[in-house]
About this RNA:
Small-subunit ribosomal RNA, central domain from an uncultured marine bacterium, 354 nucleotides, folded computationally. The full RNA is in RNAcentral, with records from ENA and SILVA. The prediction has a mean pLDDT of 85. Rfam family: Bacterial small subunit ribosomal RNA.
Context: one part of a larger RNA
RNA sequence: UUGGGCGUAAAGAGCUCGUAGGCGGUUCAACAAGUCGGUCGUAAAAGUUUAGGGCUCAACCCUAAAAAUGUCGAUCGAUACUGUUGUGACUAGGAUACGGUAGAGGUGAAUGGAAUUCCGAGUGUAGCGGUGAAAUGCGUAGAUAUUCGGAGGAACACCAAUUGCGAAGGCAGUUCACUGGACCGUGAUCGACGCUGAGGAGCGAAAGCUAGGGGAGCAAACAGGAUUAGAUACCCUGGUAGUCCUAGCUGUAAACGAUGGAUACUAGAUGUAGGAACUGGAUUGACGGUUUCUGUAUCGUAGCUAACGCGUUAAGUAUCCCGCCUGGGGAGUACGGUCGCAAGACUAAAACUC
Repeated sequence: UUGGGCGUAAAGAGCUCGUAGGCGGUUCAACAAGUCGGUCGUAAAAGUUUAGGGCUCAACCCUAAAAAUGUCGAUCGAUACUGUUGUGACUAGGAUACGGUAGAGGUGAAUGGAAUUCCGAGUGUAGCGGUGAAAUGCGUAGAUAUUCGGAGGAACACCAAUUGCGAAGGCAGUUCACUGGACCGUGAUCGACGCUGAGGAGCGAAAGCUAGGGGAGCAAACAGGAUUAGAUACCCUGGUAGUCCUAGCUGUAAACGAUGGAUACUAGAUGUAGGAACUGGAUUGACGGUUUCUGUAUCGUAGCUAACGCGUUAAGUAUCCCGCCUGGGGAGUACGGUCGCAAGACUAAAACUC
């Protein structure tokens, strides 16, 4: 191993696309593979049951008969369901078209102001800086402060939100170019074209690596000053990789909603974002109300849950497909393999021990 599970106890792959496979809407016809039924064959012996017998009895053994499940095969039928076939049919799923809408969705280029730092010049003089308190440090070779000018890099205050967009990672000054998706309305077109997805492919924060640039601020390492019994730290003064850009690599995170994807059903209430329809205010408009679709939050009924809690965005009720778990440690380790420049990643045990 049957099974039971996966928000927090072990367990949802970081995410998407998609091959095989699995599963799949309404209806008509044919077939009869699955399915169901009849008949026949098969179903060793031992075993089981019944009857009888042999060891003094029994266990045990022998003889005869019977039963039996299941499997498989042949044949004759049934056709509800599944399946197969049909230049059959349909439109509720899905896709397309047309008309609108919102958005920090992506890529490239250009550009703006505030601030830090540095440089030049002016004013100006003895301190500045820093801390719990100090010191290292900077400063009479003129600092700090202040005014003007210049250089350079990085990040975009307010708006800003419980907001929005994106598959996830993630995305925020402004403008332009190119470009992906979503939502709403019409119900026009196609007519099941769908869902999931082992392998596979792509994307994938930060740190790290390679090559070439760049380097303002910040800052691992490092140095010094403090603190302390010590202080390889917390605090302070400095400071190099790095952080930024281009081209590659790496492929991991508490990659979290710690909750895989899809579909259907099952009380409500209150916000908020994007539409649509109707409507109030005499008309237009600002504004509001009702209904409805999509998203995003809070509360909550039934139900579920070990509890916490979840609760139409389910952890409720069900179906389909994938992934994963099976006591703690050893161990996400060793060995082997694949990938990688390396760091390492992926796959993944056992002895032993409790």